Fluoride riboswitch aptamer (crcB RNA motif) from Micromonospora solifontis, 61 nucleotides, folded computationally. The coordinates come from a structure-prediction model, not an experiment, and the mean pLDDT is 77. The source organism's lineage runs through Bacteria, Bacillati, Actinomycetes, Micromonosporaceae and Micromonospora. Rfam family: Fluoride riboswitch aptamer (crcB RNA motif). Rfam 15.1 lists 2,293 matches to the family in 1,982 species.

RNA sequence: UGGGGCGCAGGCGAUGAGGCUCGCCGUCAACCGCCUGUGCGCUGAUGGCCUCUACCCCGGG
Numbered sequence: 001u002g003g004g005g006c007g008c009a010g011g012c013g014a015u016g017a018g019g020c021u022c023g024c025c026g027u028c029a030a031c032c033g034c035c036u037g038u039g040c041g042c043u044g045a046u047g048g049c050c051u052c053u054a055c056c057c058c059g060g061g
Base pairs, nucleotide, nucleotide: 010025011024012023013022016052017051018050019049020048021047033042034041035039
């Protein structure tokens, strides 16, 4: 100096935030849902467990 492996900071897991946890990437990166596929189309605020917040409809005051 070049190549490879492991790891750290950090980032990511289709819509905001927090805790725990799992996985991926670690920079030409990971990631960016679905279809009888382009329609005012459908589902979902999580990768998983839990919580908060936002959004829609109906009824009542």